The RNA shown here (c-di-AMP riboswitch aptamer (ydaO/yuaA leader)) has 134 nucleotides and comes from a Clostridia bacterium. It was read from a public genome assembly, where an Rfam model found it. Model confidence (mean pLDDT): 82 of 100.

RNA sequence: AUAAAUAGACUGCUGAAUCUCCAGAUUAGGAGAACGGGGGAACCAUUCUUUUGGGGCUAAUCUUGUUUACAAGUAGGGUUAUCUUUCCGCCCGCGCCCGUCAGCUAACCUCGUAGGCAUGGAAAGAGAAGAUGC
Repeated sequence: AUAAAUAGACUGCUGAAUCUCCAGAUUAGGAGAACGGGGGAACCAUUCUUUUGGGGCUAAUCUUGUUUACAAGUAGGGUUAUCUUUCCGCCCGCGCCCGUCAGCUAACCUCGUAGGCAUGGAAAGAGAAGAUGC
């Protein structure tokens, strides 16, 4: 000098997953707001369904092939350090749960508030801040 790893702080990304309050140490958690999910009438829909089970969360579905592992795609999703949109590029396209059962659905009931990461470029519009002059 360079590179890598570890720890902490700040900032930012994905995502619903943030904030506030009361307790605490005697094991111990609770409440509220906000955001997100599920169940649940009438009307409507289904004239179907019922092991060929069915259904839910999620962007994460579906098609074809294959020597199982997987491969090629694909619905869909993410990515510019003010925000939104468009184009190009680069990525993801997992996994988990309910348990024979659920269409929509007002009232009502109920659940979650994690985990994982560290950054592409061009353009248009909108907004904010600063400086100078009048």